[in-house]
Molecule: small-subunit ribosomal RNA
Organism: uncultured prokaryote
RNA sequence: GCAAGUCGAACGCGAACGAGUUCUUCGGAACUUUAGUAGAGUGGCGCACGGGUGAGUAACGCGUAAGUAAUCUACCCUGAUAUCUGGGAUAACAAUUCGAAAGGAUAGCUAAUACCGGAUACGUUGAUUUAUCAAGAAAGAUGGCCUGAAAGGUGGCCUUUAUUUAUAAGCUAUCACGCAUGGGGGGGUCUGCGUACCAUUAGUUUGUUGGUGGGGUAAUGGCCUACCAAGACUACGAUGGUUAACGGGUCUGAGAGGAUGAUCCGUCACACUGGCACUGAAACACGGGCCAGACUCCUACGGGAGGCAGCAGUGAGGAAUAUUGCGCAAUGGGGGCAACCCUGACGCAGCGACGCCGCGUGGGUGAGGAAGGCUUUCGGGUCGUAAAGCUCUGUCAGAAGGGAAGAAAUGCUUAUAGGUUAAUACCUUGUAAGUUUGACGGUACCUUCAAAGGAAGCACCGGCUAACUCCGUGCCAGCAGCCGCGGUAAUACGGAGGGUGCAAGCGUUGUUCGGAAUCACUGGGCGUAAAGCGCGCGUAGGCGGCCUGAUAAGUUGGAUGUGAAAGCCCACGACUCAACCGUGGAAGUGCAUCUGAAACUGCAGAGCUUGAGUAUCGGAGAGGAAAGUGGAAUUCCCGGUGUAGAGGUGAAAUUCGUAGAUAUCGGGAGGAAUACCGGUGGCGAAGGCGACUUUCUGGACAAAUACUGACGCUAAGGCGCGAAAGCGUGGGGAGCGAACAGGAUUAGAUACCCUGGUAGUCCACAGCCGUAAACGAUGAUAACUAGGUAUAGGGGGUAUUUGACCCCUCCUGUGCCGUAGCUAACGCGAUAAGUUCUCCGCCUGGGGAGUACGGCCGCAAGGUUAAAACUCAAAUGAAUUGACGGGGGCCCGCACAAGCGGUGGAGCAUGUGGUUUAAUUCGAUGCAACGCGAAGAACCUUACCUGGUCUUGACAUCCCGAGAAUCUCCUGGAAACAGGAGAGUGCUUUCAUUAGAGAGAACUUGGUGACAGGUGCUGCAUGGCUGUCGUCAGCUCGUGUCGUGAGAUGUUGGGUUAAGUCCCGCAACGAGCGCAACCCUCGCCUUUAGUUGCCAUCAGGUUAAGCUGGGCACUCUAGAGGGACCGCCGGUGUUAAACCGGAGGAAGGUGGGGAUGACGUCAAGUCCUCAUGGCCUUUAUAUCCAGGGCUACACACGUACUACAAUGGCCGGUACAAAGGGCAGCCACUUAGCGAUAAGGAGCUAAUCCCGAAAAGCCGGUCUCAGUCCGGAUCGGAGUCUGCAACUCGACUCCGUGAAGUUGGAAUCGCUAGUAAUCGUGGAUCAGCAUGCCACGGUGAAUACGUUCCCGGGCCUUGUACACACCGCCCGUCACACCACGGGAGUUGGUUGUACCAGAAGACGUUGGGCUAACCUUUUAGGAGGCAGGCG
Repeated sequence: GCAAGUCGAACGCGAACGAGUUCUUCGGAACUUUAGUAGAGUGGCGCACGGGUGAGUAACGCGUAAGUAAUCUACCCUGAUAUCUGGGAUAACAAUUCGAAAGGAUAGCUAAUACCGGAUACGUUGAUUUAUCAAGAAAGAUGGCCUGAAAGGUGGCCUUUAUUUAUAAGCUAUCACGCAUGGGGGGGUCUGCGUACCAUUAGUUUGUUGGUGGGGUAAUGGCCUACCAAGACUACGAUGGUUAACGGGUCUGAGAGGAUGAUCCGUCACACUGGCACUGAAACACGGGCCAGACUCCUACGGGAGGCAGCAGUGAGGAAUAUUGCGCAAUGGGGGCAACCCUGACGCAGCGACGCCGCGUGGGUGAGGAAGGCUUUCGGGUCGUAAAGCUCUGUCAGAAGGGAAGAAAUGCUUAUAGGUUAAUACCUUGUAAGUUUGACGGUACCUUCAAAGGAAGCACCGGCUAACUCCGUGCCAGCAGCCGCGGUAAUACGGAGGGUGCAAGCGUUGUUCGGAAUCACUGGGCGUAAAGCGCGCGUAGGCGGCCUGAUAAGUUGGAUGUGAAAGCCCACGACUCAACCGUGGAAGUGCAUCUGAAACUGCAGAGCUUGAGUAUCGGAGAGGAAAGUGGAAUUCCCGGUGUAGAGGUGAAAUUCGUAGAUAUCGGGAGGAAUACCGGUGGCGAAGGCGACUUUCUGGACAAAUACUGACGCUAAGGCGCGAAAGCGUGGGGAGCGAACAGGAUUAGAUACCCUGGUAGUCCACAGCCGUAAACGAUGAUAACUAGGUAUAGGGGGUAUUUGACCCCUCCUGUGCCGUAGCUAACGCGAUAAGUUCUCCGCCUGGGGAGUACGGCCGCAAGGUUAAAACUCAAAUGAAUUGACGGGGGCCCGCACAAGCGGUGGAGCAUGUGGUUUAAUUCGAUGCAACGCGAAGAACCUUACCUGGUCUUGACAUCCCGAGAAUCUCCUGGAAACAGGAGAGUGCUUUCAUUAGAGAGAACUUGGUGACAGGUGCUGCAUGGCUGUCGUCAGCUCGUGUCGUGAGAUGUUGGGUUAAGUCCCGCAACGAGCGCAACCCUCGCCUUUAGUUGCCAUCAGGUUAAGCUGGGCACUCUAGAGGGACCGCCGGUGUUAAACCGGAGGAAGGUGGGGAUGACGUCAAGUCCUCAUGGCCUUUAUAUCCAGGGCUACACACGUACUACAAUGGCCGGUACAAAGGGCAGCCACUUAGCGAUAAGGAGCUAAUCCCGAAAAGCCGGUCUCAGUCCGGAUCGGAGUCUGCAACUCGACUCCGUGAAGUUGGAAUCGCUAGUAAUCGUGGAUCAGCAUGCCACGGUGAAUACGUUCCCGGGCCUUGUACACACCGCCCGUCACACCACGGGAGUUGGUUGUACCAGAAGACGUUGGGCUAACCUUUUAGGAGGCAGGCG
């Protein structure tokens, strides 16, 4: 800004601008026209429809089906009738006037289809009467009372009448109007049924419930009022609170359901908030009124105006939601006779991928598989026929041209047919022809032109879930729907390439349903997972035995009505298709009515006996209550005997006792409990009940008959019982004994143990509490479904002489085992957790929490009922495999015990930690690191530090240039290195007469870049190797079987073994890796072979010797064999495996020793042996050199050596090994030296020579218990050797010095026989350097009862909340931070009960002294009626 006006054919009034004519004093005036137009007003109809919204409402509001005989209806249709006769006003208008405005005031004029009086009709009401329906209505007759209009509008006509031209009365047509009838459509009102959550809302109500009279309404009714009665609603949920418009439908779902109520349709409610009425047919009225309130605006401050939850639009709010468009052309609505006007209803257009549908972004061909990207095992692969190229088509978009349907009417003109009439007028109703109307829109559509040209994105790629690689990052950044991913090789983060899915969309977020059988009606459960009330009695309710006839409420069949339309579904049609739309059908599981059936249920009736009950008889019982009685024991008191302890404990102490305990005997007191019997035995509903006797009393069971005749089952609320502890009052109190005290234990010990000890335990109260793992963790009743066995009570049978549980059998209880079946499994299994009927209670993830608040109960303690916020992704059950246990059983090991010797104390050596340092390189670090890597750090090693060099490098390959290689010398320097001088010209081969030239191999040097190099990091990326459990006896598999499964069985069991070794048994049968054996060595024998070995016999020879001849017998050497197997005998054992004993034998039960290490564990150790992925470095983290360091030193630890002495030290003499090593070597022998060694020097490449003396031992001597003739550290001096070099930093020798140490605390190690202990010897490494390591022999013990304990291990079993597996898991407090929820001085809003105060508009009543046109009258006026005002 628009969305509600319209009618002049209801009525009165009535302009102006402009134009023209005339007049004019030129200022203007009048007239005509504009025009009876605009305009406002009276009046009629409409404005209650259409359009918007969902605040309120849990209600007859809505839905559905009925009723209204308790009712209304303007306009529409129908059809009967009537329209007679009078009157007074008023707005507009004009005049005066108030106000800023909005708006008024006063006195005047006027009309009507406005208003009013009278008549008639109809209607209403009372009484009486009649037929009918029916239970208060309808019809007819009579009486009383009340009540209406337009004589209107418009068009036409003159047949009759009047003036008589034409008009009027009149006639006619039409519109409008009154009244009664019927209908259609639309309401009002009442009723049955349905319609959310909370019982932590259980009682509500006084106009409340009903009646009578009255009022009110269109109409019923407490709707209102007076009186009367005391009712009414409620567990089938009243009242209260919270939330919410309802339905058709929509979404989802297989359905049943669940959620929802946008668009469209129906109903309701609302219109700024609250109240109120007026008008009207209808409103208590969205664009009407009055009042109050909040807000906004105007104002002259006095006062006024307004209501978008109509259409657009603005602001605000918000994650978010459109144009201040066109048109009445269509459809519909209002008014009008009509033309027409109005219509933000509506039809269209605009915006938005918001949804649904359709279409396009091209089709074909095209391998040099292009370029490029990504990746790579470097070969390739992939994007990919994808692109380019060649060729074709033309949808959409673009340009040009053509171009609809949607339009039917109405009106007008002409023609014509009916109706009406006196009429061919007029009017009206049709028919035909013509004419008139398009917002969308030049839109849909069609044709032509040109052109592959303009048109693809989003999410995802660990599993669920279709789709995988690279790089970056490094528990960071980040992802995430759930599980979860990320800590240096991320298919999970970010990017890229590739792929997958959908596609003009794709993903995210939110919501609802589904999956979820996860509230289970369809369709779940309750022994242990959440879940059976602690138990009974019983009310309501639910359910209920057999037979019979009836009934028809439930049930079931048929029919009728309804279940609006739209939607869903089906068919057809139409826009090119589809979405969308049209036509028809089906469906709508519901409700109501009528009618049929009678099986089942119900209701009422007649019967029955089997469910239930009663009577009779019998026995059993810790069933209950009360009274009484007994004995044993504890304690206490009295007395006797008697003396020093008693008591108590793991051990003690507190305690008692010389004032006489404990012990013992006698007597007495008192309380509590009732040994034996006694029992997986009995009774009781459960809790529970245990000496005996009596009284009272409940129940169950058996037997046999009789009676009642369904009397039954369950049980919400209700009532009662209900262990222990606790509470109240009063008793009682022996023992026991919370609290408390003391003593112990202990780190502590508010505990366990001990000594005392108070409440309590006991009794009474028709006391209170009302809970327990009140458990069978299993509600009650009934029925059915294999057995076996035991036991309690009763009966029957049989047997016998009686008796007996000797046996069989029936009923009732109580246990165990077990079939089918059930169960997640465990298990249950006639006493069900099986199969069923009925009823009740209870459950719905864990925690919060059985808690808070509220209610009820209680004296209290507390009980009962019973949440939410918040938080987690689990909590739980059963079973399995392991691991673990201060669980059990069996067994083994130098594991303990029994022994021997050590370590830990000293000194020194060596390794480690720590500290220090420029560096003290690195690794190993419980057993299983620490004399370890290292079988040997002065330089080197060497990796570290300082300083100096070098950069294709110290080392490898390739390319180019030069040079043979190589050797010697000089200068500088710490050296590396740098500079310089000289000598020197090789080998192979081709050409060539030679000279020489070229090529090649190796080497040196210069250069270039690919690359080298790294003892740099990661042993938690790895290979290999190793340690350890452990030389422990275990670890597995195939097939079968069992189990839903994880898994089990085998592998367990009975024996036996060193052994999962073997035997037997067995749903197992076999097999593999381990064990054992095969291998090496030592021990015996045989045989072969005898040199470098040996020497019995023979000979020679020195007397020293296998030295020589000779020999191979012996020893020995080193080859081949034998031998030992529980083989033999006896015993035990299961006639087995095997064990014990014996014989023989060199050896006897794996003969001793070694090598040999199952599946696996420890993210064990090692990137510094080696190899290797990734990362890092590249004039340095690489390389070379000198010096230093790894050797430091307050300290701590480990492992060794030497000792502390007499089983010894020292001195002298003397005997016996084995196994090794040796040429840059071992070194005899001689000489020198005190010695280490040195100088000479033979032999030996080794059964030949050398190292080489073995030592302990034995014989003799000395020392005589001392810090020593022990011990040897430390230090001083002098030397030797190795080596470029012994300062930091070697070993050894001699002389001197002579420390600690007198057998070692707590603790701890090794060893079971040729072992421990002790004694020496050799080797590797190595120039030199062992007290270490490896190996060798000599001498050579003690002890083992045994498996209780410590440690480790194996098997079986058991518990488990552990599985990173007890170094596990886990609880609470506190500190700090954060989150959620509370408390808090207060502050503030909403809602509600009761009482009271003030009280607008308005309606009703009453009054009305003021005012007053219509009517009446007896008319200066009065009356009737009305209005203002007052009061309630």